[in-house]
Model confidence (mean pLDDT): 82 of 100. The part of an RNA shown here (small-subunit ribosomal RNA, 5' domain) has 528 nucleotides and comes from an uncultured prokaryote.
Context: one part of a larger RNA
């Protein structure tokens, strides 16, 4: 100095960080839902009429119909699940850095522009009927809807290829100045009437994708390596370029300015050190990569080759009726193993963000906050002032005496940060919504009011009380502040280097008395 750890010790507060080892294997629970202002519908709750049964007290009690309402499980749809959180296995790479280019590209949601939205048609889940299984699940019949498919219809400043023409560069080309005749493709509605959606083109803005020059570890006890391999042509493919792939044709391509092979490792900003130069380093914070039990593979999708989505292999663990079948904490918490060694199976969406939603809201282990931990740093306290016949004990010496511990104690005044009790109590809230008013002028905007705190009865404030709740660790031969007895005698012991001990050890051990830091201190590892 340190994501530290071990050994004495420990008051208290702010602020930070807390599995470095086995990307070990996991029990629970929780971590991505959401919308009913898109749909059929009603499993379950809460109304409200109406009827039907019973019991009667003749209008109340039970029970039951009917989605009519508020809502709403399960289902079809949309959007979201490709953010957020996590680890660094792999990776020595255009993977990071940096600084350029696409005349070779995509972009949901989100701003701006213009333009539309006409008709059709056939299924499916849900429910119903029946069936097979232990279970997971899953088959069969019939019936139904939709902002879900499907099919025509409308079209141009779109797309796509021809042809002409204008400027222009960097070769393919670009720009349209503009023409012109072809082909070709769109939609969806709900509403509480305030509105929220849709389709098409352009153009932004974000957020990717490729490609390219420099730089990016350590071995030469590694010297040759390479057949899609290097290049050219077609032609698939992709959102785009390319051996990305192929076919066909040429023999290239790299390398001693270190190819290839091995080993090591995510990168960067950084961080610590130094007077720089340089060294080391990447833990927490943001960037980018790269993985989600390991190997593969594509599906939907604007985006994934998808942590909490599919299929397939395989270990592995679990159920099983032995036919099958389920499962994946490198999310948060927690077991266990491993380890010198790293916390709670908390609270709350209240504030920031996030996804849905018109909102109200739901959801959120991002996130705020609490609990554990002297891990770091920083702040504060263990008390101040007077007090000598210099007590008493202790320790030492020239020993009837003197030294020192030591103004130290006692004592006698005074404070009260902190401690205990009471006691009042925040800031973080700004919004949305909901109510009134206003302004433009009909959905926006301003402005009252009204509501919302996990933390939390916390922070702080006040007051009462009384020196009262609080010091220890290493060292004291040199080096390096800091010395004396006593025990032991190359013995037991000490040591970072030099070196102490074998009878007067300032060095081992213990006392006393110093020194040095101080809630810590030393010791060990590791960097400069």
């Nucleotide at each position: 100095a340190u994501g530290a750890a071990c050994g004495c010790u420990a008051g208290c507060g702010g602020c930070a960080g807390g599995c470095c080892u086995a990307a070990c294997a996991c029990a629970u629970g929780c971590a991505a839902g959401u919308c009913g202002a898109g749909g059929g519908g009603c499993a379950g709750c809460a109304c409200a009429a109406a009827g039907a049964u019973a019991g009667u007290u003749u209008a109340c009690u039970a029970u039951u119909u009917u989605g009519g309402u508020g809502g709403c499980g399960a289902c079809c749809g949309g959007c979201g699940c490709a953010c957020g959180g996590g680890u660094g296995a792999g990776u020595a790479a255009c993977g990071c850095g940096u600084a350029u280019g696409c005349a070779a590209c995509c972009u949901a949601c989100c701003c701006u522009a213009u333009a539309c939205a006409g008709g059709u048609g056939a299924a499916u889940a849900g429910c119903c009927c029946g069936g097979a299984g232990a279970a997971a699940u899953u088959c069969g019949g019939a019936u139904u809807a939709a902002u879900g498919c499907u099919c025509c219809a409308u079209a141009g400043u779109a797309u796509u290829g021809u042809u002409u023409u204008u400027u222009g560069g960097c070769a393919u080309c670009a720009u349209u100045u503009g023409g012109a005749a072809a082909a070709u493709u769109a939609a969806a509605g709900c509403u509480u009437c305030g509105g929220c959606g849709g389709u098409a083109u352009a153009a932004g803005a974000u957020g990717g994708g490729c490609a390219u020059g420099c730089g990016u570890c350590u071995g030469a006890u590694u010297a040759g390596c390479u057949a899609g391999a290097u290049g050219g042509u077609a032609a698939g493919g992709u959102a785009a370029u390319g051996g990305c792939u192929u076919a066909c044709c040429a023999u290239g391509g790299c390398a001693a300015c270190g190819a290839u092979c091995a080993g090591u490792a995510g990168g960067g900003g950084u961080c610590c050190u130094g007077a720089g130069a340089g060294g080391g380093u990447u833990a927490c914070c943001c960037c980018c990569c790269a993985c989600a039990c390991u190997g593969g593979u594509a599906c939907u999708g604007a985006g994934a080759c998808a942590c909490g989505g599919a299929c397939c292999a395989g270990a592995c663990u679990c159920c099983u009726a032995c036919g099958g079948g389920a499962g994946g904490c490198a999310g948060c918490a927690g077991u266990g193993a491993g380890g010198a060694a790293u916390a709670u199976u908390g609270g709350u969406c209240a504030a920031u963000g996030g996804a849905g939603g018109c909102a109200a809201c739901u959801c959120u282990g991002a996130a705020c906050c609490a609990g554990c931990c002297a891990u770091c740093c920083c702040g504060c306290g263990u008390g101040c002032a007077g007090g000598a016949u210099g007590a008493c004990g202790g320790c030492c010496c020239u020993a009837u005496g003197g030294g020192u511990u030591g103004u130290a104690a006692a004592c006698u005044g005074c404070u009260u940060u902190u401690c205990u009790g009471c006691a009042c109590c925040a800031a973080g809230a700004a919004a949305u919504a909901c109510c009134c008013c206003g302004a433009c002028g009909u959905g926006u905007u301003g402005g009252g009011g009204c509501u919302u705190g996990a933390c939390g009865g916390u922070a702080g404030u006040g007051u009462a009380g009384g020196a009262a709740u609080a010091a220890g660790c290493a060292c004291c031969g040199g080096c390096u502040a800091a010395c004396u007895c006593c025990g032991u005698g190359c013995c037991a012991g000490c040591a970072g280097c030099c070196g102490c001990g074998g009878u007067a050890a300032u060095a081992c051990g213990g006392a006393g008395g110093g020194u040095g830091c101080a809630a810590g201190c030393g010791u060990u590892a590791u960097c400069c």